[in-house]
Context: one part of a larger RNA
RNA sequence: CGAAGGAACAUUGACGAAGGCUGUCCCUAGUACGAGAGGACCGGGACGGACGUAGCUCUGGUGUGCCAGUUGUCCUGCCAAGGGCAUGGCUGGUUAGCCACCUACGGAAGGGAUAACCGCUGAAAGCAUCUAAGCGGGAAGCCCGUUCGAAGAUAAGUGUUCCCAUGCGGUUAGCGCAGUAAGGCCCGUGGCGAGACCACCACGUUGAUAGGCCGGAAGUGUAAGCGUAGUAAUACGUUCAGCUGACCGGUACUAAUCGGCCGAGGG
Numbered sequence: 001c002g003a004a005g006g007a008a009c010a011u012u013g014a015c016g017a018a019g020g021c022u023g024u025c026c027c028u029a030g031u032a033c034g035a036g037a038g039g040a041c042c043g044g045g046a047c048g049g050a051c052g053u054a055g056c057u058c059u060g061g062u063g064u065g066c067c068a069g070u071u072g073u074c075c076u077g078c079c080a081a082g083g084g085c086a087u088g089g090c091u092g093g094u095u096a097g098c099c100a101c102c103u104a105c106g107g108a109a110g111g112g113a114u115a116a117c118c119g120c121u122g123a124a125a126g127c128a129u130c131u132a133a134g135c136g137g138g139a140a141g142c143c144c145g146u147u148c149g150a151a152g153a154u155a156a157g158u159g160u161u162c163c164c165a166u167g168c169g170g171u172u173a174g175c176g177c178a179g180u181a182a183g184g185c186c187c188g189u190g191g192c193g194a195g196a197c198c199a200c201c202a203c204g205u206u207g208a209u210a211g212g213c214c215g216g217a218a219g220u221g222u223a224a225g226c227g228u229a230g231u232a233a234u235a236c237g238u239u240c241a242g243c244u245g246a247c248c249g250g251u252a253c254u255a256a257u258c259g260g261c262c263g264a265g266g267g
Base pairs, nucleotide, nucleotide: 001152005163006162007161008160009159010158011157015149016148017147018146021049022048023047024046025045026044027043033038051106052105053104054103055102059100060099061098062097066093067092068091069090070089071086072085073084074083075082076081110144111143112142117137118136119135120134164266166178167177168176169175183262184261185260186259187204188203189202190201191200209255210254211253212251213250214249215248216247218244219243220242225238226237227236228235229234
């Protein structure tokens, strides 16, 4: 820009893409077969490998502004308590998120037409012949079936709902300009449902969108100060304390203010 007024939402599916793998064991059955040795078809079941998709309940990894311990040194006048630097100084743990080594699931079943091949009936050619007419069976393959995308599929599809039939100009069903409707955009607060940007999603005071604060979860593991015991290192009590990033809720304290722009008039 188009899609025969302008919008919002929901859809159909032409077409395209993905997927399609495989092993071991058990039963049938030590059966059929075979002198024996050995040892099935068909059918049913269990457990795996690799690959793929999704997820974080479990397990594990990471977790550089979480907690604790600790070495050296400098600083806060000193003690005590802290802060900086040293690979996050080192070490032990660890929430969320992201991951796999973790968890769940998948390849199908089924239908149709076939390949090689196996057949029925059957002439040409009194026989024979799966083929010439005709009719069956038959693959991990093909077409469906499963998942995803998909109406620029210009053959531009379909449904539901919303907005309405202004003003001015004019060479007058056309056209041009302007302000609007439904609706949209700008702007702002954010997103761990999204993301390079954009887009998408939530929210914008008729408000829980983010921050703060409060409560909880979870993590560290019992703070500082004081007291008691000990010459002291230290221990015990106060104290399952103190502190805490992302998690779950609540609460308008702070910031989403006020606003601006676009957008139909229908052969």